[in-house]
RNA sequence: UUCUUCGGGGCAGGGUGACCGCAUUGGCGGAAUUCCCGACCGGCGGUAUAGUCCGCGAACUGCUGUGGUCCUCCAUGGCGGCCGAUCCGGUGCGAUUCCGGAACCGACAGUACAGUCUGGAUGAGAGAGGAA
Numbered sequence: 001u002u003c004u005u006c007g008g009g010g011c012a013g014g015g016u017g018a019c020c021g022c023a024u025u026g027g028c029g030g031a032a033u034u035c036c037c038g039a040c041c042g043g044c045g046g047u048a049u050a051g052u053c054c055g056c057g058a059a060c061u062g063c064u065g066u067g068g069u070c071c072u073c074c075a076u077g078g079c080g081g082c083c084g085a086u087c088c089g090g091u092g093c094g095a096u097u098c099c100g101g102a103a104c105c106g107a108c109a110g111u112a113c114a115g116u117c118u119g120g121a122u123g124a125g126a127g128a129g130g131a132a
Stems, first nucleotide, its partner, number of pairs: 001132006013037003019030004039116002041106002043056004051104002060081009086102005108119003
């Protein structure tokens, strides 16, 4: 330098019942993995082993280049913006990374309000291998 492979996990169990259907003496059935209790999960590089430190990726977004059935819009490259969360004690040369304890966080769209369901995504990618 070229080719190629890999490259994201998670609601068990229970409560309530917005709303919907049927029936109209009274009611019956369905109904949130989203609400409540509780449960479970943790990409990549760095570093004493990290969801919470430093950095990256992705999502969202602005400007700009290129291409497309060139209005709309879509794809893609570059440069930005944005981008969640941890403390205490112990061991040790060294750990917000290990051990003990107690906390906290989690894009967008859909839907009874979602880290976990469905969808963009059989996508993309930080990166990790292999071959020549």
This is a predicted structure of a 132-nucleotide RNA (FMN riboswitch aptamer (RFN element)) from uncultured Blautia sp. Model confidence (mean pLDDT): 85 of 100. Of the family's consensus pairs, 100% are formed in the model. The source organism's lineage runs through Bacteria, Bacillati, Lachnospirales, Lachnospiraceae and Blautia.